A computed fold for a 76-nucleotide RNA from a Fidelibacterota bacterium, annotated as transfer RNA.
Taxonomically the source falls in Fidelibacterota (Bacteria, Pseudomonadati).
Rfam family: tRNA. Rfam classes the family as a transfer RNA.

RNA sequence: GGGGCUGUAGCUCAGCUGGGAGAGCAAUUCCCUUGCACGGAAUAGGUCGCAGGUUCGAUCCCUGUCAGCUCCACAA
Numbered sequence: 001g002g003g004g005c006u007g008u009a010g011c012u013c014a015g016c017u018g019g020g021a022g023a024g025c026a027a028u029u030c031c032c033u034u035g036c037a038c039g040g041a042a043u044a045g046g047u048c049g050c051a052g053g054u055u056c057g058a059u060c061c062c063u064g065u066c067a068g069c070u071c072c073a074c075a076a
Stems, first nucleotide, its partner, number of pairs: 001072007010025004019056001027043005049065005
C1' cells in the first nucleotide's frame, strides 16, 4: 500500500426485505427479609465509530474517513 470482517446503552450482543432502536447483565428506586443474598416490579441510560449522499423515511443502501482484528504485497 491492497483485500476481508467488526464498530449499536456502563459490559456482552440481537436488530428479518429501509418505517417501533431492543435483550441479558450491571446501575437506581420500591416490594419481599430482623438484615443480606435470591426472587418480583418499576425507572433511568443511545450522535447506531465519524462526515457526507440517495430516499417521504437510513443501524440497514452508496461514497469518504477513523479505530480494532485478520490475510496479501513491499522494505528491513